Predicted 3D model of a 362-nucleotide RNA (Bacterial RNase P class A) from an Acidimicrobiia bacterium.
The sequence is in RNAcentral, with records from ENA.
RNA sequence: UGAGCCCGCCGGGCGGCCGCGGCGCCUCCGCGCCGAGGAAAGUCCGGACUCCACAGGGCACGGAGCUGGGUAACGCCCAGGCGGGGCGACCCGACGGAAAGUGGAACAGAGAGCAGACCGCCGAUGGCCGCCUUGGCGGCACAGGCAAGGGUGAAACGGUGGUGUAAGAGACCACCAGCGCCCCGGGCGACCGGGGCGGCUCGCUAAACCCCUCCGGGAGCAAGGCCGAGCAGGGACCGGGUGGCCCGCCCGAUGGUCCCGGGUAGGCCGCAGGAGCCCGACCGGCAACGGCGGGCCUAGAUAGAUGGCCGCCGCCGGCCCUCGGGCCGGCACAGAAUCCGGCUUACAGGCGGGCUCACCAC
Numbered sequence: 001u002g003a004g005c006c007c008g009c010c011g012g013g014c015g016g017c018c019g020c021g022g023c024g025c026c027u028c029c030g031c032g033c034c035g036a037g038g039a040a041a042g043u044c045c046g047g048a049c050u051c052c053a054c055a056g057g058g059c060a061c062g063g064a065g066c067u068g069g070g071u072a073a074c075g076c077c078c079a080g081g082c083g084g085g086g087c088g089a090c091c092c093g094a095c096g097g098a099a100a101g102u103g104g105a106a107c108a109g110a111g112a113g114c115a116g117a118c119c120g121c122c123g124a125u126g127g128c129c130g131c132c133u134u135g136g137c138g139g140c141a142c143a144g145g146c147a148a149g150g151g152u153g154a155a156a157c158g159g160u161g162g163u164g165u166a167a168g169a170g171a172c173c174a175c176c177a178g179c180g181c182c183c184c185g186g187g188c189g190a191c192c193g194g195g196g197c198g199g200c201u202c203g204c205u206a207a208a209c210c211c212c213u214c215c216g217g218g219a220g221c222a223a224g225g226c227c228g229a230g231c232a233g234g235g236a237c238c239g240g241g242u243g244g245c246c247c248g249c250c251c252g253a254u255g256g257u258c259c260c261g262g263g264u265a266g267g268c269c270g271c272a273g274g275a276g277c278c279c280g281a282c283c284g285g286c287a288a289c290g291g292c293g294g295g296c297c298u299a300g301a302u303a304g305a306u307g308g309c310c311g312c313c314g315c316c317g318g319c320c321c322u323c324g325g326g327c328c329g330g331c332a333c334a335g336a337a338u339c340c341g342g343c344u345u346a347c348a349g350g351c352g353g354g355c356u357c358a359c360c361a362c
Stems, first nucleotide, its partner, number of pairs: 001358010012313007020035006037333001041344002044342005049220004061216005066080005081095001082093004096211002101209002103205002118150002120146003125143002127140005158176006177201001179198008224269004233260006239251004276296005282291003314331007
């Protein structure tokens, strides 16, 4: 200088005027303070909280699935192991089980799983033919043998070398790879290193059914709680007649007053002091994180406020240009609704830190 990798962060700034939501003060006028995000989004995980259900066990269903740690919890995070990719920084992985069972593997190919013989090799043995002294030699490739080589395929029943053979083959041997079992050493562990034995190979696929281990009660702030009109309902009292009076009976406006309780509209709470935010040159830890100390209060609407205009500056784009500048436009993605921890997705432009590779110069 050029290519890249990882982590963290910002994502217009200041001022003025008008307007909107909340809180506080104020008799009124008005004044003061606060007012979107890193994702408020998708609603995919995990919780807090609330109501309902619940003796215990099992089945079904759903989910998780290497190890250790962090955390309120998690499918998240950190550290590590193993596998894969990259020269590397680093990245990716649903990463238990295929010698329990069932199933699947298009096309090509002879054959796709206790396989198979198209080309090929052989033809020792048997057969046929020929030569030759009951035996032998040569030929054919009919029976048959083989799976080394070729070919198909993503994948063809270990690899290399040798022995062996008619040709061959873990048939046998040596080494290597893989699998299983045992032992020793290291590690909390996943696992790693070494040694021995075994049969010689038992293939792939479980985000196919399935098996194993672990976890899971349901619904969700329109949860749920409190207050509660109007109307409908229930009850008590109030009028007149009979009568000396009371009870009773009858009649009547089907009216008035009061009370009762359920619930609707509506209002209040839940609902903003919390697993809270910021700072630390402190303590423990590789880290995630935890502890300690200090500071702060930081939206609470309910059809839903957070907007508009102006000035200056910053950045980007276009045009003009006398190269000093001028004019115009724009400033990403998006936007609270019970709250919190994550994941995922969207995002113009920009900043900081650490690291890798290549080339050049010293």
It matches the Rfam family "Bacterial RNase P class A". The family's RNA type in Rfam is ribozyme.
The source organism's lineage runs through Bacteria, Bacillati, Actinomycetota and Acidimicrobiia.